[in-house]
Molecule: transfer RNA
Organism: Bacteroidota bacterium
RNA sequence: ACGGACGUGGGCUAAUAGGCAAAGCCAACAGGCUUAAAUCCUGUUGAUUAUCGGUUCGAAUCCGAUCGUCCGUA
Numbered sequence: 001a002c003g004g005a006c007g008u009g010g011g012c013u014a015a016u017a018g019g020c021a022a023a024g025c026c027a028a029c030a031g032g033c034u035u036a037a038a039u040c041c042u043g044u045u046g047a048u049u050a051u052c053g054g055u056u057c058g059a060a061u062c063c064g065a066u067c068g069u070c071c072g073u074a
Stems, first nucleotide, its partner, number of pairs: 001073007010026004019057001028044005050066005
């Protein structure tokens, strides 16, 4: 330099041939249980889906540019 894949809560992963309120686990917080703690049970909190733009009635999903990470080729 060229080609390819990926970027989603504090962490890990879902949801895509466009369409309900972006789901689950962990974590954190509160309560229950306990002499106390752990386990367990219940509830709560938190995402403008990397950034900007485009297409569309409608975009995490399609298109373009940029940024970042990884892989390959030279």